[in-house]
Context: one part of a larger RNA
RNA sequence: CCCGGCGAGUUAAUUUAUGUGGCAGGUUAAUCAGUAACAUGAGGAGCCUUAGGGAAACCGAGUCUGAAUAGGGCGAGUGUCACAUGAAUUAGACCCGAACCUUGGCGAUCUAACCAUGGUCAGGUUGAAGCGUAAGUAACAUUACGUGGAGGACCGAACCGACUAAUGUUGAAAAAUUAGCGGAUGAAUUGUGGUUAGCGGAGAAAUUCCAAUCGAGCCAAGAGCUAGCUGGUUCUCCCUGAAAUGUAUUGAGGUACAGCGUCUAGUAAAGUCUAUUGGGGGUAGAGCACUAUUUCGUUGCGGGCUGGGAUAACCGGUACCAAAACGAGUUAAACUCCGAAUACCAAUAGUACGUUCCUUGGCAGUGAGACUACGAGAGAUAAGUUCCGUGGUCGAGAGGGAAACAGCCCAGACCGUCGUCUAAGGUCCCCAAGAUAUAUCUAAGUGAUUAAGGAGGUGAAACUGCUGAGACAAUCAGGAGGUUGGCUUAGAAGCAGCCAUUCCUUGAAAGAGUGCGUAAUAGCUCACUGAUCAAGCGGUUUUGCGCCAAAGAUUCAUGGGACUAAGAUAUAUACCGAAGACACGGGUUUGUUAAUUUUUUUCUAUUUUUUAUUGAUCCUUUUUCAAGCUCUCUUUUAUAGAGACUUUGAAUAAGGAUCGAUUUUAACUAGAAAAUAUACAUAAUUAAUAAGCAGUAAGGGAGUGUUCUGUAAGUUGCAGAAGUAUGACCGUAAGGACAUAUGGAGAUAUCAGAAGCAAGAAUGUCGGG
Numbered sequence: 001c002c003c004g005g006c007g008a009g010u011u012a013a014u015u016u017a018u019g020u021g022g023c024a025g026g027u028u029a030a031u032c033a034g035u036a037a038c039a040u041g042a043g044g045a046g047c048c049u050u051a052g053g054g055a056a057a058c059c060g061a062g063u064c065u066g067a068a069u070a071g072g073g074c075g076a077g078u079g080u081c082a083c084a085u086g087a088a089u090u091a092g093a094c095c096c097g098a099a100c101c102u103u104g105g106c107g108a109u110c111u112a113a114c115c116a117u118g119g120u121c122a123g124g125u126u127g128a129a130g131c132g133u134a135a136g137u138a139a140c141a142u143u144a145c146g147u148g149g150a151g152g153a154c155c156g157a158a159c160c161g162a163c164u165a166a167u168g169u170u171g172a173a174a175a176a177u178u179a180g181c182g183g184a185u186g187a188a189u190u191g192u193g194g195u196u197a198g199c200g201g202a203g204a205a206a207u208u209c210c211a212a213u214c215g216a217g218c219c220a221a222g223a224g225c226u227a228g229c230u231g232g233u234u235c236u237c238c239c240u241g242a243a244a245u246g247u248a249u250u251g252a253g254g255u256a257c258a259g260c261g262u263c264u265a266g267u268a269a270a271g272u273c274u275a276u277u278g279g280g281g282g283u284a285g286a287g288c289a290c291u292a293u294u295u296c297g298u299u300g301c302g303g304g305c306u307g308g309g310a311u312a313a314c315c316g317g318u319a320c321c322a323a324a325a326c327g328a329g330u331u332a333a334a335c336u337c338c339g340a341a342u343a344c345c346a347a348u349a350g351u352a353c354g355u356u357c358c359u360u361g362g363c364a365g366u367g368a369g370a371c372u373a374c375g376a377g378a379g380a381u382a383a384g385u386u387c388c389g390u391g392g393u394c395g396a397g398a399g400g401g402a403a404a405c406a407g408c409c410c411a412g413a414c415c416g417u418c419g420u421c422u423a424a425g426g427u428c429c430c431c432a433a434g435a436u437a438u439a440u441c442u443a444a445g446u447g448a449u450u451a452a453g454g455a456g457g458u459g460a461a462a463c464u465g466c467u468g469a470g471a472c473a474a475u476c477a478g479g480a481g482g483u484u485g486g487c488u489u490a491g492a493a494g495c496a497g498c499c500a501u502u503c504c505u506u507g508a509a510a511g512a513g514u515g516c517g518u519a520a521u522a523g524c525u526c527a528c529u530g531a532u533c534a535a536g537c538g539g540u541u542u543u544g545c546g547c548c549a550a551a552g553a554u555u556c557a558u559g560g561g562a563c564u565a566a567g568a569u570a571u572a573u574a575c576c577g578a579a580g581a582c583a584c585g586g587g588u589u590u591g592u593u594a595a596u597u598u599u600u601u602u603c604u605a606u607u608u609u610u611u612a613u614u615g616a617u618c619c620u621u622u623u624u625c626a627a628g629c630u631c632u633c634u635u636u637u638a639u640a641g642a643g644a645c646u647u648u649g650a651a652u653a654a655g656g657a658u659c660g661a662u663u664u665u666a667a668c669u670a671g672a673a674a675a676u677a678u679a680c681a682u683a684a685u686u687a688a689u690a691a692g693c694a695g696u697a698a699g700g701g702a703g704u705g706u707u708c709u710g711u712a713a714g715u716u717g718c719a720g721a722a723g724u725a726u727g728a729c730c731g732u733a734a735g736g737a738c739a740u741a742u743g744g745a746g747a748u749a750u751c752a753g754a755a756g757c758a759a760g761a762a763u764g765u766c767g768g769g
Base pairs, nucleotide, nucleotide: 001769002768003767004766005765006764011091012090013089014088015087016086017085018084019083020082021081022080023079025048026047027046031042032041033040052059053058062074063073064072065071094232095231097229101222102221103220104219105218106217112196113195114194115193116192117191118190119189120188121186123155124154125153126151130147131146132145133144134143135142159183160182161181163180164179165178166177167176198214200210201209202208207216235703236702237701238700239699240698245258246257247256248255249254259366260365261363262362263361265359266358270356271353272352273350274349275348276347277346278345279344285338286336287335291332292331295328296327297326298325299324302321303320304318305317306316307315308314369394370393371392372391373390374389375388377386378385399410400409401408414586415585416584417583419582420581421580425576426575427574428561429560430559434573436572437571438570439569440568441567447563453548454547457545458544459543460542461541462540463539464538465537466536474532475531476530477529478528480505481504482503485499486498487497511526515524516523587693588692589691590690591689592688593687594686595685596684597683602679604677605676606675607674608673609672610671611670612669613661614660615659616658617657618656619655620654621653623651624650625649626648627647628646630644631643632642633641634640635638704758706755707754708753709752710751714748715747716746723742724741725740726739727738729736730735
């Protein structure tokens, strides 16, 4: 890396919303009975509901606030139980993932230090102290020669280490090998046994070691720690379809509320667009009337400098500065005497659109935006920069164009067609379509690439000067005299410099001189004039297309070839060109219309069936009221109060008895049941028709398949199940049939139910290759 298997929104309780069902108040819990097990029955404890308001007392369809009879707040009768689904809360709560923290244990067979007890260090060298002898000294000292054998001494094996290089680097080895290297009697090295333990030990100290693990060992548990973070999250089709903003945040890559999406229900006539009308404004522009700013001129308050004066007053001068005013001329986000277009608010209208507005409730996602055009800020009127505002596109948008190219131009993809017409952009070839037509320009391969600046490139236009009384250019000739003007100067003679009303004469014309030249002269030349020639010749301005300015590393770019148009300008006309539009056919969603079928509820009407009678009198009992009599008690002793008993009257409710009417029909009242008809609404199907059908996050709808359960003691299968392989079949898709082969024993329609229910991704995981 490939193939196959496994692999992620679950369950419980509670809350809330929607759907369905039961009841109209709903419902049981524990428990008991009962059953094979569920059903089922009993059980009303309890819960929700039936009234709210207030902190409460309390009041109550109201209440609280309040002085209030005001205003305002919250209220003013419908639910409840079960199931399913969406979501929330609490739980591990969609799945995988930390580094850590805590508790209890296990470790010093590695390694660090220490303790006890043992072992090891070839060979060679050096030659301390001490001692001896001799010399020496008064005696020491000292010296020499021996002897001696010290040392974190020397050289160098074992041993211990690890400085260099190469090899090795999926190694022979999770630290080695090879060749050299350091120590090698010492703070040496080593065997065995022991001690010190993690909030710790040990450490000649390196955050070094404590079993290949060390800024805090390892093992188990708390523990599925937590993770505002990263990654992953499995079938199909249909409808709608965002956001990258505001406010707040120990907030900034998170979250809450609002905004924007979706689904549901609802009220009401809202909403959008266009036109007209009416509004307020202080932007663009403009202006200088205010506030600031600012240039010149005129006048010149005041000041400076200066003269006179007695260094007083005061009077003068001034080429200095300059208030203020006047005239002319500027500038402004935080100036305004003014002042738009748009935008905004409202009204009216519309043969415009049509539910888009708004409200209610369920569910969200978004809260990193990008470029482009325009209006501003920041920056350097830099940035593929940054920060706002108003549009657009991308985001979430395919198709055509721009060679290639999210954000530019054209245009919004339901499906099919070897159909048509167009958009942007193109039409010589690559490459579909004009080497199209008319007129002009360009000569630079301009045509792809920038400016200041520069130029008898060339086209067009305007103005102006000279010109057959001969211009312009060219050629021939002249270009003189006073005078070398004056000054200056060594010199200054047209031509170093200064001065000048730079004059006069001759003449066709000729400067007290345009340039070169000389030391100064000289010389050349120009202006100016004549002749020859013969018809146009100069200047200024505006403008079209070109030229220079213009340097980069592969031949690497107008997309290439090439092109003198196949370049540029203007005009004309044809064609090509998209998933745009149209044509034909088909699918689907929503609306409308029509038909059919089914179901349910309600209103109204009709019909049928059926239930319920009423009045009087009397009796018994209950309760209430009034009066009277008798008794008892209290006291303030009475015509008072309280209580009891009894009698009478009135009313009332229940029960009973008797009598009458109620026969029939009709009417009335109240209720129940059923049927028929009509209307409205709901759902489904069919047909016609209209409009829609890009889509990420997200919302909503409808389906497919897998395993298991019931249906199923059914159906199917050895006359061949499942599985596997192949195939030109069916369905919009998930998927579904059929046939053949293989296989060799189970499989399972339909309708329901329940889920360990769908794999391509997680540096996933297991197995195989």